Overview
The RNA shown here (transfer RNA) has 74 nucleotides and comes from a Promethearchaeia archaeon. The sequence is in RNAcentral, with records from ENA. Rfam family: tRNA. About the family: Transfer RNA (tRNA) molecules are approximately 80 nucleotides in length. Rfam classes the family as a transfer RNA.
RNA sequence: GCGCCGUUGGUCUAGCCUGGUUAGGAUAUCGGCCUUCCAAGCCGGCGACUCGGGUUCGAAUCCCGGACGGCGCA
Numbered sequence: 001g002c003g004c005c006g007u008u009g010g011u012c013u014a015g016c017c018u019g020g021u022u023a024g025g026a027u028a029u030c031g032g033c034c035u036u037c038c039a040a041g042c043c044g045g046c047g048a049c050u051c052g053g054g055u056u057c058g059a060a061u062c063c064c065g066g067a068c069g070g071c072g073c074a
Stems, first nucleotide, its partner, number of pairs: 001073007010027004020057001029045005050066005
């Protein structure tokens, strides 16, 4: 230099191919209930699509480019 893959809350992860519900689940954390207390359990809160542009009525999803990480080729 070229090609391929990946990036979603603090952490892990589904969804992307096939555009449309408030982006779902687990865990962590906070509050409440329960309990003599704690744990467990139950209820609730909090918090995310790597960045820019394009297409579209509508983009995490499709297209182009960038950043970072990984693999391969030279």